The prediction has a mean pLDDT of 82. The RNA shown here (transfer RNA) has 75 nucleotides and comes from a Phycisphaerae bacterium. Lineage of the source: Bacteria > Pseudomonadati > Planctomycetota > Phycisphaerae. Rfam family: tRNA. By type it is a transfer RNA. The sequence is in RNAcentral, with records from ENA. The same sequence occurs in records of 2 taxa.

Parts: sequence; C1' cells; structure tokens
RNA sequence: UGGGAGCGUAGCUCAGUAGGUAGAGCAAAGGCCUUUUAAGCCUUGGGUCCUGGGUUCGAGUCCCAGCGCUCUCAG
Repeated sequence: UGGGAGCGUAGCUCAGUAGGUAGAGCAAAGGCCUUUUAAGCCUUGGGUCCUGGGUUCGAGUCCCAGCGCUCUCAG
C1' cells in the first nucleotide's frame, strides 16, 4: 500500500437481530443511615446511536460512500 472480516450506542464497559420511536452495570449528583469515612439503601440527571446520503409512514437496526480502530492474507 492492496484484498478480506469484525467493530464504532451515556464519562467507562457493553446490550439493543426478524425496522415501530434507546437500556443495564459501574461512575457522577442529591438524600437516608453513620460521630466521620467507607459499605448499604432510595432517587435523579446524562446519548437524537462515527459522518454524509438512500429506501421506508417510520432506521441504532436495511442499502451505498467515507472516516477511525482491531484481526487476518498478500507485497
């Protein structure tokens, strides 16, 4: 550099597969408890899903192109 495969969703790790309007755990904030901290319990906020198009009444999910990362093959 070229071919092939996989991945890109909340601060982090990930789920979301027959297209129907986005979740979990941890972390964060507040509260309860405690002399205090930690632990435990309760509550809350937080993402228009890598980018741009297309299909559709409707796309995280299907199609195309691009970008990034990982693995593999070739040189």